[in-house]
Context: one part of a larger RNA
RNA sequence: CACCGCCCGUCACGUCAAGAGAGUUGGUAACACCCGAACGUCGCCGUAGGGCGGCGGAAGGUGGGACUGACGAUAGGGACGAAGUCGUAACAAGGCACCCGUAGCGGAAGCUGUGGGUGGAUCACCUCCUU
Numbered sequence: 001c002a003c004c005g006c007c008c009g010u011c012a013c014g015u016c017a018a019g020a021g022a023g024u025u026g027g028u029a030a031c032a033c034c035c036g037a038a039c040g041u042c043g044c045c046g047u048a049g050g051g052c053g054g055c056g057g058a059a060g061g062u063g064g065g066a067c068u069g070a071c072g073a074u075a076g077g078g079a080c081g082a083a084g085u086c087g088u089a090a091c092a093a094g095g096c097a098c099c100c101g102u103a104g105c106g107g108a109a110g111c112u113g114u115g116g117g118u119g120g121a122u123c124a125c126c127u128c129c130u131u
Stems, first nucleotide, its partner, number of pairs: 003094001005091001008087002011084001013081004020074001023071006031063004039056007097118009
């Protein structure tokens, strides 16, 4: 700066962050099943070198999940930003008192209905208290 005040929301522009998102693509540790080297172990056979078999077993494969990262059309909001647009909802009785719940409606603030509150101004009356 003090009503030539303050102030609300849509819309437009810019910046930023977060969430949603069909999906795409990685990571991690498990699980189930398949396969199963070396090696270990057990059994059997053999006079023996050894052989055969069972179990465990790394890697590998298949599967459905868990956790987690990146990318992601799009849509909806949010925050912020000297001088944009539309209106003027609130603050005075803010020019329809305002606010809360709820329903419907509307470019937007909002409007209307309904229930409630007074944190409403004004006028009048009543009750109570004080003088």
Predicted 3D model of a 131-nucleotide part of an RNA (small-subunit ribosomal RNA, 3' minor domain) from a Candidatus Uhrbacteria bacterium. The sequence was found in a public genome assembly.